Predicted 3D model of an 89-nucleotide RNA (c-di-GMP-I riboswitch aptamer) from Candidatus Syntrophopropionicum ammoniitolerans. It matches the Rfam family "c-di-GMP-I riboswitch aptamer". Its family is annotated with cyclic-di-GMP binding in the Gene Ontology. Rfam's curators write: GEMM was predicted in a large-scale screen for bacterial structured RNA regulatory elements. Model confidence (mean pLDDT): 86 of 100. NCBI's taxonomy places the organism under Bacteria, Bacillati, Eubacteriales, Peptococcaceae, Candidatus Syntrophopropionicum.

RNA sequence: ACUUAGAAAGGGCAAACCAGCCAAAAGGUUGGGACGCAAAGUCAGGAGUCUAAAUCGCCACCAGGUGACAUGAUCGUCCGACUGCCGAA
Numbered sequence: 001a002c003u004u005a006g007a008a009a010g011g012g013c014a015a016a017c018c019a020g021c022c023a024a025a026a027g028g029u030u031g032g033g034a035c036g037c038a039a040a041g042u043c044a045g046g047a048g049u050c051u052a053a054a055u056c057g058c059c060a061c062c063a064g065g066u067g068a069c070a071u072g073a074u075c076g077u078c079c080g081a082c083u084g085c086c087g088a089a
Base pairs, nucleotide, nucleotide: 006086012037013036017032018031019030020029021028022027035076041082042081043080045079046078047077048074049073050072055068056067057066058065059064
């Protein structure tokens, strides 16, 4: 120095829930708050899951209802890619 692993130390992030804002929604974001996380840092490349505005079909024909479908979302669902603190066995 590297690989594997994850003791200690210094710390880091922040689930649910509540409030404000954005969004059709899923969800995001800000503040509070901690369930947990050794990558719970970053990236939608592959998959899974969530939503269905617009669009198309059907029923109605005034309004609406219903089925399909991401171009939307999720990295704290998994795989993958990139990067990172410390330095016990």